This is a predicted structure of a 152-nucleotide RNA (glmS glucosamine-6-phosphate activated ribozyme aptamer). The sequence was found by an Rfam model in a public genome assembly. It matches the Rfam family "glmS glucosamine-6-phosphate activated ribozyme aptamer". From the family's description: This entry contains a glucosamine-6-phosphate activated ribozyme that is found in the mRNA for GlmS. GlmS is an enzyme that uses fructose-6-phosphate and glutamine to generate glucosamine-6-phosphate. The ribozyme catalyses self cleavage of the glmS mRNA that is thought to regulate GlmS activity. It is annotated as a riboswitch.

RNA sequence: UAUGAAACAAAAGCGCCAGAACUCUGCGGAGUUGACGAGGACGAGGGUGAUCGAAAUUUCGGCGGAUGCUCUCUAGUCGCCUGUCACGACUAAAAGUGUUCUUUUAAAACGUUCGGGUGACCGGACGGACAAACGAGAGCACAUUGACAGCA
Numbered sequence: 001u002a003u004g005a006a007a008c009a010a011a012a013g014c015g016c017c018a019g020a021a022c023u024c025u026g027c028g029g030a031g032u033u034g035a036c037g038a039g040g041a042c043g044a045g046g047g048u049g050a051u052c053g054a055a056a057u058u059u060c061g062g063c064g065g066a067u068g069c070u071c072u073c074u075a076g077u078c079g080c081c082u083g084u085c086a087c088g089a090c091u092a093a094a095a096g097u098g099u100u101c102u103u104u105u106a107a108a109a110c111g112u113u114c115g116g117g118u119g120a121c122c123g124g125a126c127g128g129a130c131a132a133a134c135g136a137g138a139g140c141a142c143a144u145u146g147a148c149a150g151c152a
Base pairs, nucleotide, nucleotide: 014064015063016062017061019060020033021032022031023030024029036053037052038051043073044072045071046070047069048068074092075091076090077089078088079087081150082149083148084147085146086145096142097141098140099139100138101137102136103135110127111126112125113124114123115122116121
C1' cells in the first nucleotide's frame, strides 16, 4: 500500500435505485432527481408493515429499514390503611375513560441573493408567513370492584 474478515459507530421522511422523468454526449456511454418539517423506541417474544399536517408536474413507482399499532408473557400504577390473590382500566419512567379550552420556535414551498456544475441539478445566506397529531396544563362529566388475612 492492497485485499479479506471481524467489530464499532451513525441516519429513521431514514438509506438505496432495476422502473419513470430529466440532463449532457464523441450515440459507445456518463450523469441528475427521487419526503417539507412536527412527533416518535429502548422488559421478552409473535403478528402487521406505520402517526400528523404543510406543499402540490415525480413527496410518482419500487426495494430495504423503522421508534407506530396489536396479541401473549413479565414487571408495575390506579381502583382513598397494609399485604396476597382475582377482576377492570392504564403504563413500560409512567400509569382511569370521555369531552371542552389553552399551549407547542414548524420547515420546505414563496420572495431576494451568493457559491458549485456545460447541464439536469446541488449547497448556503437573508426576509416575512402559515399547520395538524402526539404530548403538557386547566375545567367539566362519568367510573373508582371483590375474597382472605392483618392493623386500627